[in-house]
Context: one part of a larger RNA
RNA sequence: GCCGGCGAGUUACGGAGGCUGGCAAGGCUAAGCACUUAAGGUGCGGAGCCGGAGGGAAACCGAGUCCGAACAGGGCGCAGAGUCAGUCUCCGUAGACCCGAAGCCAGGUGAUCUACCCAUGGCCAGGGUGAAGUGGGGAUAACACCUCAUGGAGGCCCGAACCGGUGUGGGUUGCAAACCGCUCGGAUGAGCUGUGGGUAGGGGUGAAAGGCCAAUCAAACCUGGAGAUAGCUGGUUCUCCCCGAAAUAGCUUUAGGGCUAGCCUCCGGUGGUGAGGAGAGGGGGUAGAGCACUGGAUGGGCUAGGGGGCUUACCCGCCUACCAAACCCAACCAAACUCCGAAUACCUCUCCUUGGAGCCGGGGAGUCAGACCGCGGGGGAUAAGCUCCGUGGUCAAAAGGGGAACAGCCCAGACCGCCAGCUAAGGCCCCCAAAUGCAGGCUAAGUGGGAAAGGUGGUGGCGUUGCUGAGACAGCCAGGAGGUUGGCUUAGAAGCAGCCAUCCUUUAAAAAGUGCGUAAUAGCUUACUGGUCUAGCGACGCUGCGCCGAAAAAUUCUCGGGGCUCAAGCCUGCUGCCGAAGCUGCGGAACAGGAGGAACUCUGUUCCUCCUGUUGGUAGGGGAGCGUUGGGUAGGCCGUUGAAGCGGGACCGUGAGGACCCGUGGAGGUAUCCCAAGUGAGAAUGCCGGC
Numbered sequence: 001g002c003c004g005g006c007g008a009g010u011u012a013c014g015g016a017g018g019c020u021g022g023c024a025a026g027g028c029u030a031a032g033c034a035c036u037u038a039a040g041g042u043g044c045g046g047a048g049c050c051g052g053a054g055g056g057a058a059a060c061c062g063a064g065u066c067c068g069a070a071c072a073g074g075g076c077g078c079a080g081a082g083u084c085a086g087u088c089u090c091c092g093u094a095g096a097c098c099c100g101a102a103g104c105c106a107g108g109u110g111a112u113c114u115a116c117c118c119a120u121g122g123c124c125a126g127g128g129u130g131a132a133g134u135g136g137g138g139a140u141a142a143c144a145c146c147u148c149a150u151g152g153a154g155g156c157c158c159g160a161a162c163c164g165g166u167g168u169g170g171g172u173u174g175c176a177a178a179c180c181g182c183u184c185g186g187a188u189g190a191g192c193u194g195u196g197g198g199u200a201g202g203g204g205u206g207a208a209a210g211g212c213c214a215a216u217c218a219a220a221c222c223u224g225g226a227g228a229u230a231g232c233u234g235g236u237u238c239u240c241c242c243c244g245a246a247a248u249a250g251c252u253u254u255a256g257g258g259c260u261a262g263c264c265u266c267c268g269g270u271g272g273u274g275a276g277g278a279g280a281g282g283g284g285g286u287a288g289a290g291c292a293c294u295g296g297a298u299g300g301g302c303u304a305g306g307g308g309g310c311u312u313a314c315c316c317g318c319c320u321a322c323c324a325a326a327c328c329c330a331a332c333c334a335a336a337c338u339c340c341g342a343a344u345a346c347c348u349c350u351c352c353u354u355g356g357a358g359c360c361g362g363g364g365a366g367u368c369a370g371a372c373c374g375c376g377g378g379g380g381a382u383a384a385g386c387u388c389c390g391u392g393g394u395c396a397a398a399a400g401g402g403g404a405a406c407a408g409c410c411c412a413g414a415c416c417g418c419c420a421g422c423u424a425a426g427g428c429c430c431c432c433a434a435a436u437g438c439a440g441g442c443u444a445a446g447u448g449g450g451a452a453a454g455g456u457g458g459u460g461g462c463g464u465u466g467c468u469g470a471g472a473c474a475g476c477c478a479g480g481a482g483g484u485u486g487g488c489u490u491a492g493a494a495g496c497a498g499c500c501a502u503c504c505u506u507u508a509a510a511a512a513g514u515g516c517g518u519a520a521u522a523g524c525u526u527a528c529u530g531g532u533c534u535a536g537c538g539a540c541g542c543u544g545c546g547c548c549g550a551a552a553a554a555u556u557c558u559c560g561g562g563g564c565u566c567a568a569g570c571c572u573g574c575u576g577c578c579g580a581a582g583c584u585g586c587g588g589a590a591c592a593g594g595a596g597g598a599a600c601u602c603u604g605u606u607c608c609u610c611c612u613g614u615u616g617g618u619a620g621g622g623g624a625g626c627g628u629u630g631g632g633u634a635g636g637c638c639g640u641u642g643a644a645g646c647g648g649g650a651c652c653g654u655g656a657g658g659a660c661c662c663g664u665g666g667a668g669g670u671a672u673c674c675c676a677a678g679u680g681a682g683a684a685u686g687c688c689g690g691c
Base pairs, nucleotide, nucleotide: 001691002690003689004688005687006686011094012093013092014091015090016089017088018087019086020085021084022083023082026050027049028048032044033043034042035041054061055060064076065075066074067073097235098234100232104225105224106223107222108221109220115199116198117197118196119195120194121193122192123191124189126158127157128156129154133150134149135148136147137146138145162186163185164184167182168181169180170179201217203213204212205211238625239624240623241622242621243620248261249260250259251258252257262367263366264364265363266362267361268360269359270358274354275353276352277351278350279349280348281347282346288340289338290337294334295333296332298330299329300328301327303324305323306322307320308319309318310317370395371394372393373392374391375390376389377388378387379386400411401410402409415588416587417586418585420584421583422582426578427577428576429562430561431560435575437574438573439572440571441570442569448564454548455547456546458545459544460543461542462541463540464539465538466537467536475532476531477530478529479528481505482504483503486500487499488498511526515524516523589615590614591613592612593611594610595609596608597607598606599605600604626680628677629676630675631674632673636670637669638668645664646663647662648661649660651658652657
């Protein structure tokens, strides 16, 4: 891992509600007793319990009563039948659906491991160093001191045994639940070690690491309390049918848990109350807008006050391209501004449409982590697949088609069957179903098929305006002069550093000079003019599609791919087709409502026919069934002419399932209806077994 077996809402008592039944203003017995065919029995037993009257704290009164002075008003009552049993659902108390802690407490068992201690034993090759002391010699007044021997000290040195465990390699389903190799520390000491003994669990022991106390230690192990508790995780077993949520509010030592409400379901009651549309009548202060208020804010005008300047002995006065209240003009801003003011929404009435609509009472829930998308907003950075509200949608709990793929986007809500038809979104060159469709434009960038500010004599469309056969625009040929080097400035300034002025003349035209250039001149050139040429040439605005901006990280890889250019791209119009579980057709089923009919325990149930509608579904509510084990039916029925079980098969049923036949097997099985449950397995890192 697979297979097989086992494996989870039970039981008792109390309470609530539904259903069924008995009796009913009543209903029921309990313990116990007697009988008995010994059982699911019969009888007795009315103690007691519930109901039949309530109100008040009570005295007490009573269809009333309490408060009260009240014959006022109000509160609670009267004008609804209960009770007993069976069964189902839920709640409570119990382990209360099952498995699961870490832990707490009690009583015991452990120092054969290990820590420390006590008693008594054992062990430490060999080598080195050479303290004190002592002896001799020297030396001293004597010491001190020096020297040579001797001596053999030391938590001394090197290094085996022994005790360790430094570094590294291996080992890591090992040789081993701590090992092996090399290397390394101590090795006469606070040394190592044998034997016997002692200290015990909030306790010991500890040269102290929370270490060690039998492979276990921030409180050992065993048994018990014990099925501790677990607002947590996991698991929770047959079928079909009807309906179908929530992820919100308030409160919560509350936030991943609860309670009540909201939303779902079932039963009973009520009956036009619900929702949508149309019409009618309402209030409002949002969007927008506005500046009349409250504030903000810009420029101008006007003008108090202030600053500055001038004047002034003082008082005055004058000026001001300073600041500036109020006021005026112009143009603005505001969630907490409003002279105004929608659309929607909301309330009421009438009519129409519509339903598994509304409302009331009661039983059962689940939900309290929501997600994304559009719109209106707050927070954030007018960030987030961000966060918090409102509103609608989808997912959640929704399959199908589209979107290349893709819960939340677009289309559309799957009862079952069909080798039938029509459409939606989206598509129609090939992959790939359907147009290489039609008409008219645009794009040349593979733009399409990623991107901004900004840039663009790319190209299409529209408009305004100027020049032009009296010859424009571009090119080419030629001219482009004189006063004069204008004046000033300057070393110089001559059209061309800078400042000022910018005239006059000759002309077809020519600037007191457009740019380059020189130290300054010079030189080149432009404006301007003539000629040549010949027909259009400029400026500006709006707009369609492009281009640049664009160097970036999984080769090509930012159209799903191939591939596509009067398109297979983009815009406008048109026709056709494809395309889904949508719609239609045909057949079938169930449910709800309605009509008709039949039967009966006849006024309620069952069945049949027809019509209309419905039938996605998680949590969850409700309904109807299948099967298993045992009991009654059953001293019946089936069975050696072959039971159960097992294997196979093309049968029946909407399903759980049920027949029949064949084989195997070799002795039991059991219809029908009813009863009672140890009643259904794929998951729990489930338990046991097999492989």
Model confidence (mean pLDDT): 87 of 100. A computed fold for a 691-nucleotide part of an RNA from Candidatus Caldatribacterium californiense OP9-cSCG, annotated as large-subunit ribosomal RNA, domain II. Its Rfam family is "Bacterial large subunit ribosomal RNA". Its family is annotated with ribosome and structural constituent of ribosome in the Gene Ontology.